[in-house]
RNA sequence: UCGCGUAGACAGCCGAGUCCGCUGCGUCGCACGCGGAACGGGGGAACCGAGUCGUAGGGGUGAAUCCCAGCGCCGUUGGGCUGGAAAGGGCACCUGGAAGCCCUAACCCGUCAGCUAACCUCGUAGGCUUUUCUGGGGCGCGAC
Numbered sequence: 001u002c003g004c005g006u007a008g009a010c011a012g013c014c015g016a017g018u019c020c021g022c023u024g025c026g027u028c029g030c031a032c033g034c035g036g037a038a039c040g041g042g043g044g045a046a047c048c049g050a051g052u053c054g055u056a057g058g059g060g061u062g063a064a065u066c067c068c069a070g071c072g073c074c075g076u077u078g079g080g081c082u083g084g085a086a087a088g089g090g091c092a093c094c095u096g097g098a099a100g101c102c103c104u105a106a107c108c109c110g111u112c113a114g115c116u117a118a119c120c121u122c123g124u125a126g127g128c129u130u131u132u133c134u135g136g137g138g139c140g141c142g143a144c
Stems, first nucleotide, its partner, number of pairs: 001143006011129004018037005023031003038124006048114001057112001058109004065086001067084005073078001087104005093137007
């Protein structure tokens, strides 16, 4: 420089949700045991920002939120269901573009919290099975 590959089940995807050591029990796992690292979240000064009005208030994790129309519930601002539109998120090395498919939940705090150094504190779950084209980069193999 050119060519090929980057397809895959002891493999991988969403998610912070993983790893290591000691002790004990027992047979390579467990602990309603301990400690540490890593990742993620919350609270929390100065400075800056904020003057707002509310108790079916306000706030947090998360992509999971806003608007429009209809239905009917409620004592009222409001919450529920259906449909649509916008916006947000996911789909096997990374990334730009296009198309396709899928998701827009659930839970928590408890009248209270802007940001925030020091500091304090919490979590390490759960669920799933694979989309194509094109440009660039990386990696691997081969040839010169």
The RNA shown here (c-di-AMP riboswitch aptamer (ydaO/yuaA leader)) has 144 nucleotides and comes from a Planctomycetota bacterium.
Its Rfam family is "c-di-AMP riboswitch aptamer (ydaO/yuaA leader)". From the family's description: This family represents a conserved RNA structure found upstream of the ydaO and yuaA genes in Bacillus subtilis and related genes in other bacteria.
The coordinates come from a structure-prediction model, not an experiment, and the mean pLDDT is 77.
Taxonomically the source falls in Planctomycetota (Bacteria, Pseudomonadati).